Notes:
The RNA shown here (small-subunit ribosomal RNA) has 1395 nucleotides and comes from an uncultured bacterium. Rfam family: Bacterial small subunit ribosomal RNA. Its family is annotated with ribosome and structural constituent of ribosome in the Gene Ontology.
[in-house]
RNA sequence: AGAGUUUGAUCAUGGCUCAGAUUGAACGCUGGCGGCAGGCUUAACACAUGCAUGUCGAGCGGUAACAGGUCCUUCGGGAUGCUGACGAGCGGCGGACGGGUGAGUAAUGCUUAGGAAUCUGCCUGGUAGUGGGGGAUAGCCCGGGGAAACCCGGAUUAAUACCGCGUACGCCCUUCGGGGGAAAGCAGGGGAUCUUCGGACCUUGCGCUAUCAGAUGAGCCUAAGCCGGAUUAGCUAGUUGGUAGGGUAAAGGCCUACCAAGGCGACAGAUCCGUAGCUGGUCUGAGAGGAUGAUCAGCCACAUCGGGACUGAGACACGGCCCGAACUCCUACGGGUGGCAGCAGUGGGGAAUAUUGGACAAUGGGGGCAACCCUGAUCCAGCCAUGCCGCGUGUGUGAAGAAGGCUUUCGGGUUGUAAAGCACUUUCAGUGAGGAGGAAGGCCUUAAGGUUAAUAUCCUUGAGGAUUGACGUUACUCACAGAAGAAGCACCGGCUAACUCCGUGCCAGCAGCCGCGGUAAUACGGAGGGUGCAAGCGUUAAUCGGAAUUACUGGGCGUAAAGCGCGCGUAGGUGGUUUGAUAAGCGAGAUGUGAAAGCCCCGGGCUUAACCUGGGAACGGCAUUUCGAACUGUCAGGCUAGAGUGUGGUAGAGGGUAGUGGAAUUUCCUGUGUAGCGGUGAAAUGCGUAGAUAUAGGAAGGAACACCAGUGGCGAAGGCGGCUACCUGGACCAACACUGACACUGAGGUGCGAAAGCGUGGGGAGCAAACAGGAUUAGAUACCCUGGUAGUCCACGCCGUAAACGAUGGAUACUAGGUGUGGGUUAGGAAUAAUUCGUGCCGGAGUUAACGCAAUAAGUAUCCCGCCUGGGGAGUACGGCCGCAAGGUUGAAACUCAAAGGAAUUGACGGGGGCCCGCACAAGCAGCGGAGCAUGUGGUUUAAUUCGAAGCAACGCGAAGAACCUUACCAGGGCUUGACAUCCACAGAAUCUGGUAGAAAUACCGGAGUGCCUUCUAUGAAGGAGCUGUGAGACAGGUGGUGCAUGGUUGUCGUCAGCUCGUGUCGUGAGAUGUUGGGUUAAGUCCCGCAACGAGCGCAACCCCUGUUGGUAGUUACCAGCGUGGAAAGACGGGGACUCUACCGAGACUGCCGUGGAAAACACGGAGGAAGGCGGGGAUGACGUCAAAUCAUCAUGCCCUAUAUGCCCUGGGCUACACACGUGCUACAAUGGCCUGAACAGAGGGCAGCGAAGGAGCGAUCCGGAGCGAAUCCCAGAAAACAGGUCCCAGUUCAGAUUGCAGGCUGCAACCCGCCUGCAUGAAGACGGAGUUGCUAGUAAUCGCGGAUCAGCAUGCCGCGGUGAAUACGUUCCCGGGCCUUGUACACUCCGCCC
Repeated sequence: AGAGUUUGAUCAUGGCUCAGAUUGAACGCUGGCGGCAGGCUUAACACAUGCAUGUCGAGCGGUAACAGGUCCUUCGGGAUGCUGACGAGCGGCGGACGGGUGAGUAAUGCUUAGGAAUCUGCCUGGUAGUGGGGGAUAGCCCGGGGAAACCCGGAUUAAUACCGCGUACGCCCUUCGGGGGAAAGCAGGGGAUCUUCGGACCUUGCGCUAUCAGAUGAGCCUAAGCCGGAUUAGCUAGUUGGUAGGGUAAAGGCCUACCAAGGCGACAGAUCCGUAGCUGGUCUGAGAGGAUGAUCAGCCACAUCGGGACUGAGACACGGCCCGAACUCCUACGGGUGGCAGCAGUGGGGAAUAUUGGACAAUGGGGGCAACCCUGAUCCAGCCAUGCCGCGUGUGUGAAGAAGGCUUUCGGGUUGUAAAGCACUUUCAGUGAGGAGGAAGGCCUUAAGGUUAAUAUCCUUGAGGAUUGACGUUACUCACAGAAGAAGCACCGGCUAACUCCGUGCCAGCAGCCGCGGUAAUACGGAGGGUGCAAGCGUUAAUCGGAAUUACUGGGCGUAAAGCGCGCGUAGGUGGUUUGAUAAGCGAGAUGUGAAAGCCCCGGGCUUAACCUGGGAACGGCAUUUCGAACUGUCAGGCUAGAGUGUGGUAGAGGGUAGUGGAAUUUCCUGUGUAGCGGUGAAAUGCGUAGAUAUAGGAAGGAACACCAGUGGCGAAGGCGGCUACCUGGACCAACACUGACACUGAGGUGCGAAAGCGUGGGGAGCAAACAGGAUUAGAUACCCUGGUAGUCCACGCCGUAAACGAUGGAUACUAGGUGUGGGUUAGGAAUAAUUCGUGCCGGAGUUAACGCAAUAAGUAUCCCGCCUGGGGAGUACGGCCGCAAGGUUGAAACUCAAAGGAAUUGACGGGGGCCCGCACAAGCAGCGGAGCAUGUGGUUUAAUUCGAAGCAACGCGAAGAACCUUACCAGGGCUUGACAUCCACAGAAUCUGGUAGAAAUACCGGAGUGCCUUCUAUGAAGGAGCUGUGAGACAGGUGGUGCAUGGUUGUCGUCAGCUCGUGUCGUGAGAUGUUGGGUUAAGUCCCGCAACGAGCGCAACCCCUGUUGGUAGUUACCAGCGUGGAAAGACGGGGACUCUACCGAGACUGCCGUGGAAAACACGGAGGAAGGCGGGGAUGACGUCAAAUCAUCAUGCCCUAUAUGCCCUGGGCUACACACGUGCUACAAUGGCCUGAACAGAGGGCAGCGAAGGAGCGAUCCGGAGCGAAUCCCAGAAAACAGGUCCCAGUUCAGAUUGCAGGCUGCAACCCGCCUGCAUGAAGACGGAGUUGCUAGUAAUCGCGGAUCAGCAUGCCGCGGUGAAUACGUUCCCGGGCCUUGUACACUCCGCCC
């Protein structure tokens, strides 16, 4: 110090969330030791039990208990207050402190600073006293009542209890003459003197009385500060003040009587409501602030709840009293009792908070002369990781990098020097031993000094003696033994440090925000590993921070939330220039205060730290006082630049009232006139023969004012438009004169305020909500049409709102220009220029998130007002105010979301625009969709009908060919290291072949056969290679899943012209520019221009075929000329001319001419040319899109299977069939069918092949076997066309389905399930609905031929040639595409989003 999250991306706005610190905490998991702290935040709920305030015999009468002494005794005991002591009682002091709690309290309170009208026990100091009397009463005793608590009567008694009298320096009262008022004794000691022998008396100490001071404590008053709500705006009769009196310790309406009518309140918020003890401080924060008020300390309040006084120095009293209330307990029912918010403890409440402990040893308090007693204050201990701090759980060495775990690409990696092993150490805990400090005092003895008459007492100081510790088995030290007893928790997708495997499969679950999980999850659960902290770690809750997200420091308001619709104006805030005064603000110094503790700094003490402690600083403050006078304020006096007034002009739809004018609409009357009018996209409702519309004349009535007219004018805004008159507001210009700061803004307040609406009364031509009808439509409560009422108009009165907008409050000053326009003035009138007030556009600096604004600021500054603080809920609800109502104004919360919103960018999209292209439409030709059949698909069926492909871009597709095989499917029969690969062992040569069983796989039984290479001892043996069989296990195998895990391959947009990069430049940025623009092209093709300059992938070209031609070559091709030859044929000799073959060339480049164009690119026309502007065709497919297709071509991760999901075999199925769709074939006929005759191709294939001649058969085909591995031979007869004939419009001499019979071919085998032939049979079909496909020239259409696959099977596919058209005006529309531009709330991108 920031980060995540709105978007495809960006900037900015804005909320939400996180990282930090903290806590009197709680919960989960875990837990070794010690120190120091802390520990009912909830029920101020109720409390059993014990303790927490007593003490004094040196105030008193005394003696209930205990101990001792004395006396008596019948030894049982009794008496005696005599001593130590002391129950109960009288009396004194203390129970007003200490301790607890925070209910109440928003001021009777607290904090800070002041004040005057007061009291103050004990304490300190001073002064003066302490004389002499009296009467009671408790206790005790006697009697009585009551269950008890307790009470009553009688007799007797004391005091430091009570009451007079005397005295009175201070004191109090006073009419200044005077008057009033006190006391108490007790203890120790004692030389004289006296004595009633008790003492008097003296002295010391402690008391007592009066009074003056001090100190301490307390009471009262004033000022300022101290939470939220205005949806609480008025409150107040003792209320505010005065006089007199009362009361108090004391001022005072504190109380009473009388008099006056005040007092408080929007600026300082009265009253009311809610909440709350306040402060020093604590937490956080850089600070300013914000939150908080546990522990410690100061103040206040309270003591079951409410009220009251008494006593007292002090209380309206926590462990006192009285009364009332609720609750509790006792009761003999008559009546009594109690108050833990003291310490422990109990119940209850709650997420949650401890022992019914020890001691007065220390510190402090009460009483006492003192010893001493009391003290749940306090000091300690116990419980609790509640917090802070410290320590430990070992240290060193140790690579075979052990085992195990995890993982793996199987090589390894990691856990990991970690462990083990070896060598050491012993803090802490444990055991034993020792052992401080907290202790000062007090008591006893004694010495000196003081007091005193005194060697008594008492006090001070010194010496000696016996003692005082709860904690405590203290801290601390030493010894002993042994690594021995001591590590967890959270996290690991990003924020945020830390990654893999397995399981799960939108399930289970996680989650602070964003978000993970739908079969390869670093996000769920487990594991290994890692990261962070550590006796703790996480979670939850809470506060501050980050949040400049309430902005004082330190924000904003054109479009993100936010300028009141506009004036006038009150309070308030702010205010020109100059002089003097003042000193409130302001500045400087001093003084007092700001408690201690805490924070901070410097030291000190515990081994360190936490902690404790000494000193300092600080405590931003407040108050008093002295000085200063620049600025602000205040007072006084001037000035004229702000503001205003006067004089003279100017423009104007500024406002109000009255009058008046013409055009038009409508209605009415009259004339002319006849069948329609009107209305619409098209119609209909409507009007019209009872005369409309149209047209002419006249009349009535209401409303609005064409042209002028203009980003022109006026007005504060709303708004204002014919003309004339009257009344009236404001602005501007010019020059002078006057006033002398009179100004700006403006909370409340008040006025104006479009349209619609409301009330009363008029008016009503047109228009027109509502309403009616007609259309449109799926519907049409709409848009369109025909009507039509409120209303619109006037007068008066309400309403008070609008996108009341420039979405921009008002005022003042300053800050480049350019160009229009309205009103003035100046220069002589113009032109033109200057100046001033308005009103526009462009634009610089500046500013802005950007867009933009830019002297009319959204720039630079000052002053004042209003308003905003995430989206929704909601401008809603409730309440108040206003209104006749409608409604307006003010204006929330619960709940819910992680966004909502702004500007700009790139795409995509638009029934937006511009330009352009394509068999895209149009113009044509031929089809499909109807029929039959073929084929594919869906569906259905089935044991199985294997699987995939699904809009274009699946469907004669994978499949260039399912009878078995193929084959993946089904049924049945079999095999289990397997049909196939590698390794091991044993046996055997391999190989060929026969028989039996079986559907076959297979099983069994035979026969023939002994190989190759190397070595040796060479008969033979050993080893090796290959093959076969058997056996064991590693493994094989899988057309099983996932094409959404993948590679590769492919389709598609699309052969569309696009897609990008480097550098530079522009922009905060996403991005832009380049690639846009003007032309042009098939083309981002080229030219020109240009903050761009270049480049890459695409286009084109290079490649192949074809069209012309040359050269070379000439067999198997060719044959013009020469020759041979035949019936004929390049058949032959030859030839190399031609065709052709196949290699190398040439040719076409807008090269030439003309025109247009920019002296361009290019376009058009022409010449020449075989070919002309890309000559025609093919191959060639940019960046990318569709999670497009394929795990079944192949490869491959993961998962699954392993006597089966693998393998073998037989048979079946993939060929099913109510139906639906796609693609084709054949047709429906005469441009035809049939018959006869007779022409012309190209490109291919051929040895397990093509197969000639010849022969047989009607034919398929068969016999045959020549020739040919092919420019030679064969397939091979091309067909349409052409010529002739026939048929005559019909289900036919069309069409050929279906079926029967008979054959042929292939093949182990044509039943399911092949093809062909002949004869016979002769179905539907007569040109096809909506709709839809292909094609622009050698194309469509039509005709045949060949090939791959293949034993056989072709209407499919891939090729080949023959014949050979029609049409294109054109780009409005449909579809697809390209470029530019525009809008967007879309980005999964319009099959979107959204109500």
Its mean pLDDT, the model's own confidence on a scale to 100, is 87.